[in-house]
């Protein structure tokens, strides 16, 4: 100087994977059938729209309402999809370095 194997060390770097927050999408929203409860009740099914978008499309609580048929207001609280930031400790790949050959 070149090459190689292991095995040390974490100096750089790189993908993932946890987790936290933010952005988009959606407003947990809307419209139809069918069926169920009945003031100690006010759900259950199932299609359809809604997102350059998979899933989801609910839950308390509060206050109104309704006597047989319908529920409605406010308010809290998520899941997913994508993106970006950040944080974790360990581990993997690449380089580097130190040791041998």
């Nucleotide at each position: 100087a070149a090459a190689u194997u292991a095995a040390c060390a974490g100096g750089a770097u790189u993908a993932g994977a946890c987790c936290u927050u933010c952005a988009u999408a959606u407003a947990u929203g809307u419209u139809u059938g069918g069926g169920a409860a009945u003031a100690u009740g006010g759900c259950c099914c199932a299609a359809a729209c809604g997102u350059u978008u998979c899933u989801a499309c609910c839950u308390g609580a509060a206050c109104a309402c309704c006597a047989a048929u319908a529920u409605g207001u406010u308010c809290a609280g998520a899941c997913u999809a994508u993106g970006a930031a950040g944080g974790c400790g360990a581990g993997g790949g690449u380089c580097u370095g130190u040791c041998g050959u």